A computed fold for a 74-nucleotide RNA from Firmicutes bacterium UBA1764, annotated as transfer RNA. Its Rfam family is "tRNA". Rfam describes the family as follows. Transfer RNA (tRNA) molecules are approximately 80 nucleotides in length. The organism belongs to Bacillota, within Bacteria. Its mean pLDDT, the model's own confidence on a scale to 100, is 81.
RNA sequence: GGGUGUAUAGCUCAGCUGGUGGCAGCGAGUGACUGUUAAUCACUAGGUCGUUGGUUCAAGUCCAACUACACCCG
Numbered sequence: 001g002g003g004u005g006u007a008u009a010g011c012u013c014a015g016c017u018g019g020u021g022g023c024a025g026c027g028a029g030u031g032a033c034u035g036u037u038a039a040u041c042a043c044u045a046g047g048u049c050g051u052u053g054g055u056u057c058a059a060g061u062c063c064a065a066c067u068a069c070a071c072c073c074g
Stems, first nucleotide, its partner, number of pairs: 001073007010026003019057001028044005050066005
């Protein structure tokens, strides 16, 4: 330099053929239970979906460029 893939919560990740309200687990907080802690149970908060544009009535999802990381070729 050329090519492929990935990027969604603090971490690991789901999200099908574009459709109205973005999953779950771990972690965090609060409460219940307990003599206390742990465990268990219930609830709560936390996401400008890598960035910027485009297409569309509607984009996490489609398109383009860029950024970061991983891999392949030279």